[in-house]
RNA sequence: CGAGCCGGACAGGCGGCCGCGUCGGGGCCCUGGUCCCGCCGAGGAAAGUCCGGACUCCACAGGGCAAGGUGGUGGGUAACGCCCACCCGGGGUGACCCGCGGGACAGUGCCACAGAGAACAGACCGCCACACCGGCUCGCCGGUGGGGCAAGGGUGAAACGGUGGUGCAAGAGACCACCAGUACGCCGGGUGACCGGCGUAGCUAGGUAAACCCCACCUGGAGCAAGAUCGAGAAGCCGCACCUCCUCGGAGGGACGGCGCGCACACGUUCGAGGGCGGCCCGCCCGAGUGUGCGGGUGGAUCGCACGAGGCGGCCGGCAACGGUCGUCCCAGAUGGAUGGUCGCCAACCGCGGGGUCGUGAGGCCCCGUGGCGAACAGAACCCGGCCUAUGAGCCAGCCCCUCCG
RNA sequence: GGGGCUGUGGCGCAGUCUGGUAGCGCACCUCGUUCGCAUCGAGGGGGCCAGGGGUUCGAAUCCCCUCAGCUCCACCA
Repeated sequence: CGAGCCGGACAGGCGGCCGCGUCGGGGCCCUGGUCCCGCCGAGGAAAGUCCGGACUCCACAGGGCAAGGUGGUGGGUAACGCCCACCCGGGGUGACCCGCGGGACAGUGCCACAGAGAACAGACCGCCACACCGGCUCGCCGGUGGGGCAAGGGUGAAACGGUGGUGCAAGAGACCACCAGUACGCCGGGUGACCGGCGUAGCUAGGUAAACCCCACCUGGAGCAAGAUCGAGAAGCCGCACCUCCUCGGAGGGACGGCGCGCACACGUUCGAGGGCGGCCCGCCCGAGUGUGCGGGUGGAUCGCACGAGGCGGCCGGCAACGGUCGUCCCAGAUGGAUGGUCGCCAACCGCGGGGUCGUGAGGCCCCGUGGCGAACAGAACCCGGCCUAUGAGCCAGCCCCUCCG
Repeated sequence: GGGGCUGUGGCGCAGUCUGGUAGCGCACCUCGUUCGCAUCGAGGGGGCCAGGGGUUCGAAUCCCCUCAGCUCCACCA
């Protein structure tokens, strides 16, 4: 030089012209418009909605079963499936990376095809002795039969430790030595996961739990269209001035005020519908209306909702995640939904050419000229902590490897 | 803003729960039948299961992420 690994910051700056939104102040018309001035005005992912919280309502959020989730250890945190450190396993020459990483001697299921046999298995080829038959070159060969053998071949993703020896008719942890693993015991280290050492036991026990399941822990439900207040309207109802009509008791209309969607069916008001409970049971509580269907009306305002597990900086504790403390700052709030467009210059980067400087050298650094580029992904809608996904021939720091050069 | 579901040949679907060869109907191609076409009969091709990763010997199926599409939810209540 090249090729990588890993962490972090940023998401261009200045100026001209034209624009947008909330809020505050002022002017004009006049009660929501317009003009002027001022403050503020997207993100690292605002995204996916995959987790966790805060908040709100369900009276409190109870017990059991079920269902779902999480899964090495220790810590961090409001909480988490997140983060940090470590352990174990795997990958890479390495920097480093990956792991849904409890249990398969509690039980059940599954393991296609191939193969003789797929889970306390299995004689297809094969090896071995015995009996019988046949052949013969007579210390041999072939066939049949009932046996022994898990060494060798072959199948498969997977065939019940490996190497060497002893042993045997042939063999086999059958036995022995070493190696690997497992279980148990003891000792040492560590908070712990776990690690190291010694000894004993021939113990060698397939995989799969992102199959059912077992163990430990966690989880009540819904979600800001939660929820609260005000207003309007809607097939009506009630009260009451008053008006009209007549058969004098009624009918029709109705300013104004008040309550208010309507109809049907079903169930129900202490013998309790329905709800909390959107899994079931028990228990407890609320409870006078509720559920379903068919229609009708509205498409408004305010709060929730912008001071927060908040940002920035310093110091202290901690390996770190993070915590503590002090100072300082106030920083979007729309509701057809603002935060933009354009021009010029510059920073930054890349190519080419030239020069300087350092180095033995490969090459590095700096300066000048010229051309290109001068940005990608994307846009809040109650908020916060994470994860994940998209994204810039860009910037900064550290580390690793090969080749070349010395 | 919030909740739920789907994606398999050109089209409509099954298979997914319980992992083991990707199937059905229509459409398409070839041959036969016919004077020719349709119908009918026989035969055939075409999908790596929306995309990527993981678990497993093995994934359309189980798990995770992404993409696309569909659907429901206002108030008087």